Glycine riboswitch aptamer from Boseongicola sp. SB0675_bin_26, 90 nucleotides, folded computationally. It was read from a public genome assembly, where an Rfam model found it. The organism belongs to Boseongicola, within Bacteria. The model forms 91% of the base pairs in the Rfam consensus. It matches the Rfam family "Glycine riboswitch aptamer". For this family Rfam cites "In Vivo Behavior of the Tandem Glycine Riboswitch in Bacillus subtilis" (Babina et al., MBio, 2017).
RNA sequence: GGAGACGCGACGGGAGAAUCCGGGUGUGACCCGGUGCCGAAGGAGCAACCGCCCCGGUAAACUCUCAGGCCAAUGGACCGUCGUGUCGAA
Numbered sequence: 001g002g003a004g005a006c007g008c009g010a011c012g013g014g015a016g017a018a019u020c021c022g023g024g025u026g027u028g029a030c031c032c033g034g035u036g037c038c039g040a041a042g043g044a045g046c047a048a049c050c051g052c053c054c055c056g057g058u059a060a061a062c063u064c065u066c067a068g069g070c071c072a073a074u075g076g077a078c079c080g081u082c083g084u085g086u087c088g089a090a
Base pairs, nucleotide, nucleotide: 004087005086006085007084008083009082010081011080012079013078018035020034021033022032023031024030036070037069038068042066043064044063045062049057050056051055
C1' cells in the first nucleotide's frame, strides 16, 4: 500500500409446502390426536481427494427429514449496500 477473505452491526431483497381432519378449550391458529406435504434456521449422510491400511478425515443450494415449517405476520439459508474489526496479495 489495500485486491481480497472472514466476523459483527444497520438497512434492503429473500423460496417451497393443508387457512387439512377429529377432539378439547381459557377463543390465543392455544392444547391433544391423525392424515398429507415442504426444505433455505439448526442437525445428520457422502463422491473426488488426503493420510501407510480393512481404518480415519472431508463440500454443497445434493440426499435424509431428527428438529423446523405448510393463509398473512413472524422466521428464513443466501444476496446486495453502508459502517466497523481482524487478516491480507500485487